[in-house]
RNA sequence: GUCCCCACAGGGGAUGGGGUUCCCCUUCAACCGCCCGCCGUGGGCUGAUGACUCCUGAUCGAUC
Numbered sequence: 001g002u003c004c005c006c007a008c009a010g011g012g013g014a015u016g017g018g019g020u021u022c023c024c025c026u027u028c029a030a031c032c033g034c035c036c037g038c039c040g041u042g043g044g045c046u047g048a049u050g051a052c053u054c055c056u057g058a059u060c061g062a063u064c
Stems, first nucleotide, its partner, number of pairs: 009026005016055006033045004
């Protein structure tokens, strides 16, 4: 100096935050949504979660 493994730690999982938990990555990383298509500067669609739950924001409806 290079490679591998382990531990600790950190980060990530398509729009915010907290808790729990799962998975992934180790900085040239994990991650950066889906469908159709004539692939054109086109058309359509779901969701504040990876999952559960709570809060916040947005939208719709009902009641006071």